[in-house]
RNA sequence: GUUCGACAAAGGCAAACUUAAUGAAAGUUAAGGACGCAAAGCUGUUGAUCUAAGGGUGCUUUACCUAUGAUUGCAAGGCCGCCAAC
Numbered sequence: 001g002u003u004c005g006a007c008a009a010a011g012g013c014a015a016a017c018u019u020a021a022u023g024a025a026a027g028u029u030a031a032g033g034a035c036g037c038a039a040a041g042c043u044g045u046u047g048a049u050c051u052a053a054g055g056g057u058g059c060u061u062u063a064c065c066u067a068u069g070a071u072u073g074c075a076a077g078g079c080c081g082c083c084a085a086c
Stems, first nucleotide, its partner, number of pairs: 001086003005083001012037002017032006035073001041079003045076003048071003054066004
């Protein structure tokens, strides 16, 4: 420096679920808990997806549209990084 990461070593993170808090919701945070992850580290940049408070449209029924909200453990990009192999 590179990566279709074999065999390891030291470690790391933490799904579902439960409890509490928070939020209009999606979700997030903390504790417990481990499904799994070689970036399941950071970043909402691009795409995708979720929600619809507020706004708009519609109407005798509570529907439709819309992120400024959210998801990095949806995919890609960018940045940083342990060990191993070459």